[in-house]
RNA sequence: AGUGAGGAUAGAGGCGCAAAAACCAAGAGUACACAAUUUGAGGAUAAUGAGAUCCGGUGAUGAUUGUGAAAAGGGGAAUUUGCCGAAGCUUCAUAGAAACUCAUUCGUCUUGAAGCUGGUUCUGCUGUUGAAUAAGCACAGAAUUGUCAUAUAGGAAACUAUAUGGAGGGCUAUCUCACGC
Numbered sequence: 001a002g003u004g005a006g007g008a009u010a011g012a013g014g015c016g017c018a019a020a021a022a023c024c025a026a027g028a029g030u031a032c033a034c035a036a037u038u039u040g041a042g043g044a045u046a047a048u049g050a051g052a053u054c055c056g057g058u059g060a061u062g063a064u065u066g067u068g069a070a071a072a073g074g075g076g077a078a079u080u081u082g083c084c085g086a087a088g089c090u091u092c093a094u095a096g097a098a099a100c101u102c103a104u105u106c107g108u109c110u111u112g113a114a115g116c117u118g119g120u121u122c123u124g125c126u127g128u129u130g131a132a133u134a135a136g137c138a139c140a141g142a143a144u145u146g147u148c149a150u151a152u153a154g155g156a157a158a159c160u161a162u163a164u165g166g167a168g169g170g171c172u173a174u175c176u177c178a179c180g181c
Stems, first nucleotide, its partner, number of pairs: 002179003006176006014084001016083005023076002032068007042055004046105006087117007118145007126138004147166008
């Protein structure tokens, strides 16, 4: 020289990523409240069970009609901030909270591990989460973009063009460690 899924620092990709956010769509003319008609014994507190409390023939509950009429989780977003495995998703584990109490469950939130995805855009009566014709993720197809490798062409070289392929455990720069010489 070289080898290593070594280490550290800095950096690039572009409709790049995330968080906060006025405002906006959807949720929804739904829940719920009140009234009328009808029904006639149960009902309420996220779901189920147990309890507790409260409401109920001065009419529970259900149905129809009318009047009024939300919110949460999910999404978009001017702008601001932090960033470049940015981050997202899946699975498993974990601590805690919740509006009556206890148990279990669902959902939300904390932390960690493993796995998958290079980024973006478009298409899909494919699957999945979801109220969803939103959005996310996975998969398939297409385009585009950065990067490296290989091949071909051009070039003195730097490099450029085209094609194919790989994956972020990548790529570029500097330093460094181990092995080895």
This is a predicted structure of a 181-nucleotide RNA (Lysine riboswitch aptamer) from Neobacillus soli NBRC 102451. NCBI's taxonomy places the organism under Bacteria, Bacillati, Caryophanales, Bacillaceae, Neobacillus soli. Its mean pLDDT, the model's own confidence on a scale to 100, is 77. Its Rfam family is "Lysine riboswitch aptamer". From the family's description: Riboswitches are metabolite binding domains within certain messenger RNAs that serve as precision sensors for their corresponding targets. Allosteric rearrangement of mRNA structure is mediated by ligand binding, and this results in modulation of gene expression. This family includes riboswitches that sense lysine in a number of genes involved in lysine metabolism, including lysC.